[in-house]
């Protein structure tokens, strides 16, 4: 450099309860483990989702977007990082 052992040291915590918080998607925080080799941080780029627009409708679903969020445990990218078998 790649790679990730049935290694070793530790690290992270889905769903699911409980308490906040936020209009809502969601966020914290405890509990608890489904997973996870970047599940570490970064919304550049897509996706999803919420909220609002907009245009149609009788209404609502759908749509529209240089809108306001939310997600990094959806993908991608970009920073940075622990251990060390095999290669």
């Nucleotide at each position: 450099c790649a790679c990730g052992a049935a290694a070793a040291u530790g690290c992270c915590a889905a769903a699911c309860c409980u308490g906040u918080u936020g209009a809502a998607a969601g966020g914290c925080a405890g509990g608890g483990a489904c997973g996870g080799a970047a599940a570490g941080c970064u919304u550049c780029g897509g996706g999803u989702c919420u909220u609002c627009c907009c245009a149609c409708c009788a209404a609502c679903u759908c749509u529209u977007g240089u809108a306001a969020g939310a997600u990094g445990g959806c993908c991608g990218a970009g920073c940075u990082a622990c251990c060390g078998a095999a290669g």
The prediction has a mean pLDDT of 83. c-di-GMP-I-GGC riboswitch aptamer from a Desulfuromonadaceae bacterium, 87 nucleotides, folded computationally.